[in-house]
RNA sequence: CACUUAUCAAGAAAGGCAGAGGGUAAUGGCCCGAAGACGCCUUAGCAACCGCCUUGUUUAGAUACAACGAAAGGUGCUAAUUCCAUCCCGAAGGUUCGGGACAGAUAAGCC
Numbered sequence: 001c002a003c004u005u006a007u008c009a010a011g012a013a014a015g016g017c018a019g020a021g022g023g024u025a026a027u028g029g030c031c032c033g034a035a036g037a038c039g040c041c042u043u044a045g046c047a048a049c050c051g052c053c054u055u056g057u058u059u060a061g062a063u064a065c066a067a068c069g070a071a072a073g074g075u076g077c078u079a080a081u082u083c084c085a086u087c088c089c090g091a092a093g094g095u096u097c098g099g100g101a102c103a104g105a106u107a108a109g110c111c
Base pairs, nucleotide, nucleotide: 003109004108005107006106007105008104013043014042015041016040017039021032022031023030026086027085028084029083044078045077046076049074050073052069054067055066056065057064082103087100088099089098090097091096092095
C1' cells in the first nucleotide's frame, strides 16, 4: 500500500518559530488568512478505539459478550457535519429536506 470490521451532528487552545497561501485528488460554492492562517515545536486540553479496573452472564478456560468506571499506558483529535455539493433514490415543490453509494479520516485486526 491492499483487505476486513467499527465510528465519523458531540467535545477540546495557549505560547514560541516561521512567513503565504490554506480548508489532504479535481471542479464549483462557502469559509480561514499579514489583527499572521497552513505547517513545525512546547505545554495544556478533549474523547474513550485499543489496552486497564470492577461487575454480570457465559465458557473447558479472563473463553466470549455486555454494562459501569478511571485516564498513569498505545493511538487519535483540539474552525466550520468528514465545511457543503458532485453519483443514485425518495419527499415536498423550484430550491430545500431526508436516505444511500463512492471517496476520505481514525482505531483495531490481517497479510
Model confidence (mean pLDDT): 82 of 100. This is a predicted structure of a 111-nucleotide RNA (SAM riboswitch aptamer (S box leader)) from a Chitinophagaceae bacterium. Rfam family: SAM riboswitch aptamer (S box leader). Rfam's curators write: The SAM riboswitch is found upstream of a number of genes which code for proteins involved in methionine or cysteine biosynthesis in Gram-positive bacteria.